[in-house]
Context: one part of a larger RNA
RNA sequence: UUAGGUUUAAAGGGUGCGUAGGCGGAUUAUUAAGUCAGUGGUGAAAUACUCCAGCUUAACUGGGGAACUGCCAUUGAUACUGAUGGUCUUGAAUGCAGUUGAGGUAUGCGGAAUGUGCAGUGUAGCGGUGAAAUGCUUAGAUAUUGCACAGAACACCGAUUGCGAAGGCAGCAUACUAAACUGUGAUUGACGCUGAUGCACGAAAGCGUGGGGAUCAAACAGGAUUAGAUACCCUGGUAGUCCACGCCGUAAACGAUGAUCACUCGCUGUUGGCGAUACACAGUCAGCGGCUAAGCGAAAGCAUUAAGUGAUCCACCUGGGAAGUACGACCGCAAGGUUGAAACUC
Numbered sequence: 001u002u003a004g005g006u007u008u009a010a011a012g013g014g015u016g017c018g019u020a021g022g023c024g025g026a027u028u029a030u031u032a033a034g035u036c037a038g039u040g041g042u043g044a045a046a047u048a049c050u051c052c053a054g055c056u057u058a059a060c061u062g063g064g065g066a067a068c069u070g071c072c073a074u075u076g077a078u079a080c081u082g083a084u085g086g087u088c089u090u091g092a093a094u095g096c097a098g099u100u101g102a103g104g105u106a107u108g109c110g111g112a113a114u115g116u117g118c119a120g121u122g123u124a125g126c127g128g129u130g131a132a133a134u135g136c137u138u139a140g141a142u143a144u145u146g147c148a149c150a151g152a153a154c155a156c157c158g159a160u161u162g163c164g165a166a167g168g169c170a171g172c173a174u175a176c177u178a179a180a181c182u183g184u185g186a187u188u189g190a191c192g193c194u195g196a197u198g199c200a201c202g203a204a205a206g207c208g209u210g211g212g213g214a215u216c217a218a219a220c221a222g223g224a225u226u227a228g229a230u231a232c233c234c235u236g237g238u239a240g241u242c243c244a245c246g247c248c249g250u251a252a253a254c255g256a257u258g259a260u261c262a263c264u265c266g267c268u269g270u271u272g273g274c275g276a277u278a279c280a281c282a283g284u285c286a287g288c289g290g291c292u293a294a295g296c297g298a299a300a301g302c303a304u305u306a307a308g309u310g311a312u313c314c315a316c317c318u319g320g321g322a323a324g325u326a327c328g329a330c331c332g333c334a335a336g337g338u339u340g341a342a343a344c345u346c
Base pairs, nucleotide, nucleotide: 003318004317005316006315007300008299012314014201015200016199017198021194022193023192025088026087027086028085029084030083031082033081034080035077036076037075038074039073040072041071042070049065050064051063052062053061054060091191092188093187094186095184096183097182098181099180100179103177104176105175106174107173108172109171110154114150115149116148117147118146119145120144121143125136126135162169163168206247207246208245209244210243211242216240220236221235222234223233258313259312260311261310262309263308266291267290268289269288270287271286272285273284274283295302296301319346320345321344328339329338330337331336
């Protein structure tokens, strides 16, 4: 490179927006760039191929032919692709009328719990474990009652629920804001899909500056356990956990399953709409689940939310280790990240 693949064997980028590029709905006219056909020119000779001939044969040599799959010019064809113009409405978008939700940002408020402080009652233990001890406590603890303060998280509702591109999002209220769905068929008239580079977002931990510090808790200290115990268990406890601003840019960032479109048996539950005359229902649109058929699959299994049948575009894989390492480059305050080999070895 070809080919075959990417749920679990190697392999889907963490996610979106989007540039170039690739691909692209129906119909009509023109054109003739791609495409197809004819003709002309050129495509040196030698070599190679083929048919003859000459050296006794062969190598070698001589002659003929085909070929040189290409390029240029010209004359035509017009189905498909392209270009240009016109028309269309099913794709896409907008409008109008509704609906839905832990979607986002900011501010305010709330109760339970925890801890601390003060005060009251009250007296000898509390706490902890497999059992203990360290620890707290007559300077009055634990328990209980009242008051005050602080920070963080929001029981029940709560689910195989819902929303979001992903990360993720849960007390209540307000303001601002984004989205999806349904109905309608009013408007635009292919405006679409994908998307290298790029840009933005991106859990936790970590970093910088300034706050905050209740709980929990790396490190650390002590007590146990043990042959030892740099652990598991216990008592403490600092970074951190929280907020603001700025970095970092990674995760089993998982559905281990890229995006979009079309098609393909059924049964059942559930969320949000619409639904003739109605609060009901047949049905229907958009999600979220379960079971099963064909088909697919190495099997497990997937099965209209495909891993089935097709189309377009992107990403990625090519034996194990060395190694996501070295070197270089770019990014970062650093930690490190991204890109990413080879020798050697099996």